[in-house]
Molecule: Bacterial RNase P class A
Organism: Aggregatilineales bacterium
């Protein structure tokens, strides 16, 4: 200095003049007024994972489903995260992978093209031998040509009529094994050994191993409020994800012995709510993720939903000129019980490692 990777941070400042939601004080006597503090996000989205919390049975047993899936760690927990391993891609920094089954328990799939796509399987082209003048017939063989993503190990060499791993031929590549050694493993090294050979595809059923009950702040709990019944059953409906077992219950007002089906009425107010696996910062452990421990701090709580609206000086970005000034413009989006992750969205501005090429000293 020029391309790349990777990891962050920031997403206007600052004053003024109306506005609103919660809070806290004071005056008012309930109608508010005045003061002060507070008032969106890196993702607050999407609702894809997991957890907390509520009720439903102490959250149940058994099948059935569903979901993870390489090792070790971390965490309240994960389909998250860290660190390692293996394959792949990349000159490298780094990036990506559902990466359990030697697909050897079994089923099942392998488009197009081929002559044959999985079992002992294929004679199109071709090679050889034999009959025959010949044209043609019989028999042998998967080496060699073609097809394909893929064709039943490679290369030599012995054998043969021609071939073939046919060959206790040699190397080689891959499997399986067995011993040492290094790692906690995952696995990686070396050394010998075997059959000579065994194709893919499990985000195909399936097998194996752990994990998993439902519904969710309209959950759930207290107050208030309140009007008309009608028909059916002898039990019936629900709820525990589906089936069995097992248990449990019947929004609330009228009504009604009790349930179920129709209809009528109510759907306000209070709490749950925000101090929390909180949030900086410091020290200690640990490669990391995380974790302990001490110091400050309190950081929306709305209900159809508050958090905004102008103005003005400055930066930032474009245009355009008489170089001092006009003039335009600001992304994605936007709380709803909370909290950890992960995705997807994002004008612009910025920091920092590492790689790899090239100049200078």
């Nucleotide at each position: 200095c020029a391309g790349g990777u990777c990891a962050g941070c920031c997403g206007g400042a600052c004053g003024g003049u109306u506005g609103c939601g919660c809070c806290c004080c004071g005056c008012u006597u309930a109608g508010g007024c005045g003061g002060g503090g507070u008032g969106a996000g890196g993702a607050a989205a999407g609702u894809c994972c997991g957890c907390g919390c509520u009720c439903c049975a102490u959250a149940g047993a058994g099948u059935a489903c569903g979901g993870u899936g390489c090792u070790g760690g971390c965490u309240a927990a994960c389909c998250g995260c860290c660190a390692g391993g293996c394959g792949c891609g990349g000159c490298a920094a780094c990036g990506c992978g559902a990466c359990g089954g030697c697909a050897g328990a079994g089923u099942g799939c392998c488009a197009c093209a081929g002559a044959g796509a999985a079992g002992u399987g294929c004679a199109u082209u071709g090679c050889c031998c034999c009959c025959g003048c010949a044209a043609g017939g019989g028999g042998g063989c998967g080496a060699g040509g073609g097809u394909g993503a893929a064709a039943c190990g490679g290369u030599g060499g012995c054998g043969u009529a021609a071939g073939a791993g046919g060959c206790c031929c040699a190397c080689c590549a891959g499997c399986g094994u067995u011993g040492c050694c290094g790692g906690u493993a995952a696995c990686g090294g070396c050394a010998g050994c075997g059959g000579c050979u065994a194709g893919g595809c499990a985000a195909a059923c399936c097998c194996c191993a752990c994990c998993g009950g439902g519904a969710g702040c309209a959950a759930g709990g207290c107050c208030a409020a309140g009007c008309a019944g009608a028909a059916g059953c002898a039990a019936g409906g629900g709820g525990c994800u589906a089936c069995u077992c097992g248990u449990c219950c019947c929004g609330c007002c009228a009504u009604c012995a009790g349930c179920u089906u129709c209809g009528g009425g109510u759907a306000g107010g209070c709490u749950g709510c925000u101090u929390g696996a909180g949030a900086c910062g410091g020290c200690a452990g640990g490669u990391a993720a995380c974790u302990g421990u001490c110091g400050u701090c309190c950081c929306a709580g709305a209900u159809a939903g508050a958090u905004a609206a102008c103005c003005g000086u400055c930066a930032c970005c474009c245009u355009c000129c008489u170089c001092g000034g006009a003039g335009g413009g600001g992304a994605c989006a936007g709380a709803a019980c909370g909290c950890g992750g992960c995705u997807u969205a994002c004008a612009g501005g910025u920091u920092g490692g590492c790689c790899u090429g090239g100049g200078c000293a």